[in-house]
RNA sequence: GAAGUAUCUCAUCCAGUCGCUGUCUUAUAUCGACAGAGGAAAGUCCGGGCUCCAAAGGGCAGGGUGCAGGGUUAAAUCCCUGUGGGUGCAAACUCAAGGAAAGUGCCACAGAGAACAUACCGCCGAGUAGAAUACGGCAAGGGUGAAAAGGCGAGGUAAGAGCUCACCGGACGCGCGGUGACGCGCGUGCCUGGCAAACCCCACCCGGAGCAAGAUCGAAUAGGGGAGGUCGAGGCUGCCCGCUGACUCCCGGGUACGAUCGCUGAUGGGCCGCCGCAAGGUGGUUCUUAGAUAAAUGACUGGACACGACAGAACCCGGCUUACGAGAUGCUCCCGUU
RNA sequence: GCCGACUUAGCUCAGCAGGUAGAGCACAUCCAUGGUAAGGAUGGGGUCUCCGGUUCGAGUCCGGAAGUCGGCUCCA
Numbered sequence: 001g002a003a004g005u006a007u008c009u010c011a012u013c014c015a016g017u018c019g020c021u022g023u024c025u026u027a028u029a030u031c032g033a034c035a036g037a038g039g040a041a042a043g044u045c046c047g048g049g050c051u052c053c054a055a056a057g058g059g060c061a062g063g064g065u066g067c068a069g070g071g072u073u074a075a076a077u078c079c080c081u082g083u084g085g086g087u088g089c090a091a092a093c094u095c096a097a098g099g100a101a102a103g104u105g106c107c108a109c110a111g112a113g114a115a116c117a118u119a120c121c122g123c124c125g126a127g128u129a130g131a132a133u134a135c136g137g138c139a140a141g142g143g144u145g146a147a148a149a150g151g152c153g154a155g156g157u158a159a160g161a162g163c164u165c166a167c168c169g170g171a172c173g174c175g176c177g178g179u180g181a182c183g184c185g186c187g188u189g190c191c192u193g194g195c196a197a198a199c200c201c202c203a204c205c206c207g208g209a210g211c212a213a214g215a216u217c218g219a220a221u222a223g224g225g226g227a228g229g230u231c232g233a234g235g236c237u238g239c240c241c242g243c244u245g246a247c248u249c250c251c252g253g254g255u256a257c258g259a260u261c262g263c264u265g266a267u268g269g270g271c272c273g274c275c276g277c278a279a280g281g282u283g284g285u286u287c288u289u290a291g292a293u294a295a296a297u298g299a300c301u302g303g304a305c306a307c308g309a310c311a312g313a314a315c316c317c318g319g320c321u322u323a324c325g326a327g328a329u330g331c332u333c334c335c336g337u338u
Numbered sequence: 339g340c341c342g343a344c345u346u347a348g349c350u351c352a353g354c355a356g357g358u359a360g361a362g363c364a365c366a367u368c369c370a371u372g373g374u375a376a377g378g379a380u381g382g383g384g385u386c387u388c389c390g391g392u393u394c395g396a397g398u399c400c401g402g403a404a405g406u407c408g409g410c411u412c413c414a
Base pairs, nucleotide, nucleotide: 001334003332004331005330006329007328008327009326010325012304013303014302015301016300017299018298020036021035022034023033024032038310042321043320045319046318047317048316049315050210051209052208053207057241058240059239060238062206063205064204065203066202067082068081069080070079071078083097084095085094086093087092098201099200103199104198105195106194107193120142121141122138123137124136125135150168151167153165154164155163169190171188172187173186174185175184176183177182214261215260216259217258224251225250226249227248228247234244235243236242253413254412268287269286270285271284272283273282274281275280305308339410340409341408342407343406344405345404348363349362350361351360357394365381366380367379368378369377387403388402389401390400391399
């Protein structure tokens, strides 16, 4: 200098004027003071809080998760450090990484044969001068395929073959190391392909609905019509049990699509010290009112520069995913110079 | 705001324990008719919404994104 990789930070700023929403002050209003979108507020993909549904119950069905240790904790599939597999020269990234000797199923086409193996081309044998055919032996070589029943080399053999041996791979057993996933070593063997994001089996976990949940107050109207229902409606998840026990559904009607609460300070953030590889922990100190409901957070003027991406809260949090501008730092590889 | 369903030919829909994507209507050509329609025959037309993953192989299984559609507000 260039390429890559990981992590972190910021999110145009300043001043004035006029508006909008909220809080405080006030009997009320005016005036005044203060505050007023995000890292993703988004998707709604997970997990919780909160509320209601028997006091939230039992079984089946159904769904989810699946390496180890640790962390936050309300919980998680999140985070950290590792193990094993894969990718990359590397930094680093990535994995739904339990079970295929419990059972069932699938493996199209091609190919002789696709899972209790098989023999198309071949190789070998005896007989014959030789060849072909038939018979027998073989599975090393060729061919097909995503995949061909351990790989490769040597010995061995009529030709061959884990038939024997070395190395590699895998299985089982033992020992050692590690908290553990697992690793290393030794021994015995080579019998048993792949797919579980196919059914399934194993282990663990899961009740449902959602702030339009739900509570209180209030205006108006027709307790009008139909269907079902104490021989059990409706509700509690899909079914069964069990519980509850008088309403439920449709049409039609009325309205202020009313008001108040739920509603926002939180399971929070910053800085310093110590502990920990890290995620984090702990002690001290310090900071913080967005709460609208047709829905506020804007407009104008002046100034500055690096000329401004994606984008707008709607009960609240933790995570994931997606969209997106600029900057900083660490590390790796390559090139050049000294 | 919350909850749910769907996306396959021009249109409406099939497809499934993963193995060369189909039907009806529409379209084109031909037959038949004096001619048209109906009828018959033949044919064309598909990035199975998009991006990843599992698998030898994905419209189908799994995850993500995008788009479309539907339901849920007070009183009696």
Two RNAs folded together computationally: RNase P RNA and transfer RNA, 414 nucleotides in total. It holds a member of the Rfam family "Bacterial RNase P class A". It is annotated as a ribozyme. Its mean pLDDT, the model's own confidence on a scale to 100, is 77.